[in-house]
Transfer RNA from a Candidatus Moraniibacteriota bacterium, 74 nucleotides, folded computationally. It was read from a public genome assembly. It matches the Rfam family "tRNA". It is annotated as a transfer RNA. Lineage of the source: Bacteria > Bacteria candidate phyla > Candidatus Moraniibacteriota.
Formats: sequence, structure tokens, C1' cells
RNA sequence: GGCAGGGUAGCUCAGUUGGUUAGAGCGCGGGACUCAUAAGCCCGAGGUUGCGGGUUCGACCCCCGCCCCUGCUA
Repeated sequence: GGCAGGGUAGCUCAGUUGGUUAGAGCGCGGGACUCAUAAGCCCGAGGUUGCGGGUUCGACCCCCGCCCCUGCUA
């Protein structure tokens, strides 16, 4: 350089072949329980969906360019 996959919450990842509020687990904060702690239980906060542009009434999703990560290949 070429090809393929990936980039969504602090971390690991889902996501509807375009639609109304973007989710789970872990972690974090709080509550209840307990003599107390842990586990388990209940509640909550937390996101510019990598960046820019385009298409569209409407984009995490489609198209183009760029950046970054992983693998293969030269």
C1' cells in the first nucleotide's frame, strides 16, 4: 500500500434491512435488609452513537471523504 472487520454509557457489548423515549451486564451513587459487612433485592445518574459532509419530512442505521483500532496479505 491492498483486503476484511470494528468505533454506541467509565469498561465489555446489543440495536430494529430509516420513524416517535438509544438499551443490557459490570462498575458508580442512593435506599431497604443486617448487630455489622458482603452477597442478593429496589431505585437512580451517566451518551455530541469516532469526525465532517450528502440523501431524506426524518439518519446510530443509507452514500462520500477523513481519523483511529484489530486481523490477513504484499